[in-house]
RNA sequence: AAGGUCGACCAGGCGACCGCGUCGUGGUGUUGAAACCGCGCCGAGGAACGUCCGGGCUCCAUAGGGCAGGACGGUGGGUAACACCCACCCGGGGUAACCCGCGAGAAAGCGCAACAGAAAGCAGACCGCCAGCGAGCAAUUGCUGGUGAGGGUGAAACGGUGGUGUAAGAGACCACCAGCGACGGCGGUGACGUCGUCGGCUAGGCAAGCCUCGUCCGGAGCAAGGUCAGACAGGGAGUGGGCUGCCCGCCUAUACUCCCGGGUAGGCUGCUAGAGCGUGUCGGCAACGGCGCGCCGAGAGAGAUGGUCGCCCGUUGUGCUGUGAUGGCAUGACGACAGAACCCGGCGUAUCGGUCGGCCUUUUCU
Numbered sequence: 001a002a003g004g005u006c007g008a009c010c011a012g013g014c015g016a017c018c019g020c021g022u023c024g025u026g027g028u029g030u031u032g033a034a035a036c037c038g039c040g041c042c043g044a045g046g047a048a049c050g051u052c053c054g055g056g057c058u059c060c061a062u063a064g065g066g067c068a069g070g071a072c073g074g075u076g077g078g079u080a081a082c083a084c085c086c087a088c089c090c091g092g093g094g095u096a097a098c099c100c101g102c103g104a105g106a107a108a109g110c111g112c113a114a115c116a117g118a119a120a121g122c123a124g125a126c127c128g129c130c131a132g133c134g135a136g137c138a139a140u141u142g143c144u145g146g147u148g149a150g151g152g153u154g155a156a157a158c159g160g161u162g163g164u165g166u167a168a169g170a171g172a173c174c175a176c177c178a179g180c181g182a183c184g185g186c187g188g189u190g191a192c193g194u195c196g197u198c199g200g201c202u203a204g205g206c207a208a209g210c211c212u213c214g215u216c217c218g219g220a221g222c223a224a225g226g227u228c229a230g231a232c233a234g235g236g237a238g239u240g241g242g243c244u245g246c247c248c249g250c251c252u253a254u255a256c257u258c259c260c261g262g263g264u265a266g267g268c269u270g271c272u273a274g275a276g277c278g279u280g281u282c283g284g285c286a287a288c289g290g291c292g293c294g295c296c297g298a299g300a301g302a303g304a305u306g307g308u309c310g311c312c313c314g315u316u317g318u319g320c321u322g323u324g325a326u327g328g329c330a331u332g333a334c335g336a337c338a339g340a341a342c343c344c345g346g347c348g349u350a351u352c353g354g355u356c357g358g359c360c361u362u363u364u365c366u
Stems, first nucleotide, its partner, number of pairs: 001362010012312007020043002023040006045337001049348002052346005057221004064248004069217005074088005089103001090101004104212002109210002111206002126151002128147008159177006178202002180199008225269004234260005240252003276295008313335009
């Protein structure tokens, strides 16, 4: 320097003029207000998007059990919690840094797999090999039995290599290897790793198909809720009503519940000081946590933060020029994705670009 990989930050900057919103303050105005004017602080995001997870908070509610249903699925840690984050284990990809994983169970049961092939779960004999009995002058060929080592088909054919053995073969037997099972040693919190002994046991794929196993799970939601104002016309049904669905249990009871119908519906609050941010230090491999110091950075309510001009910055096309390499100048074009609405932690998606750093591979110069 090039390429790759992992992570963090910014989200155009400055100036001038005009304009908008909450709040504070001074003035005008008024019975008091409203309205208006001046000044001041502050005024969208890394995703505010999706509404996919988890919570805080509020109510049901005084609090349970079972079934159904749903979620998760290697181990250990972090966190308020999580399907998130960190570390490690196993498997796969990559030269590597690193990346990926719906990661428990296929001898509990059911099920699925095109075509080819003899045969794709407890399979099967197409070609071939061997033995016997034949036919034919010969080439060649028929039947019966054995076989699954060789060949073929396929993504995949029920262990591999070398031998013994056999009529020919075969874990039929033997040695070594791989896998599986049993029993142990060592290391590790653990998943697991590694070593040894014994056993011929050799038992494909899919559970992101149903299923089995283990762990976990009340519901509804800021249009929750609280409070002030305003308005009210009844009629019918029920013994119940409350808690996702069902059952049990519990609580409550002549109040209530449900259906049809009429009337009113405005204001305040919830609503922004937090599981907050920054920084230093300590602990920890890390995620993260403790302690100290400092900061307060929209709270709208049909819903505000914009427009113009100039300079700079960034990207890019073209032209000229230069270095070992990175570049420099001129000129034109462009500057994204997109917008709070109770709040927070994540994940997913969109996106013009820029800055900084760790690591891996290759190359050049000193």
The RNA shown here (Bacterial RNase P class A) has 366 nucleotides and comes from an Actinomycetales bacterium.
Rfam family: Bacterial RNase P class A. Rfam's curators write: Ribonuclease P (RNase P) is a ubiquitous endoribonuclease, found in archaea, bacteria and eukarya as well as chloroplasts and mitochondria.
Its mean pLDDT, the model's own confidence on a scale to 100, is 77.
The sequence was found by an Rfam model in a public genome assembly.
The organism belongs to Actinomycetales, within Bacteria.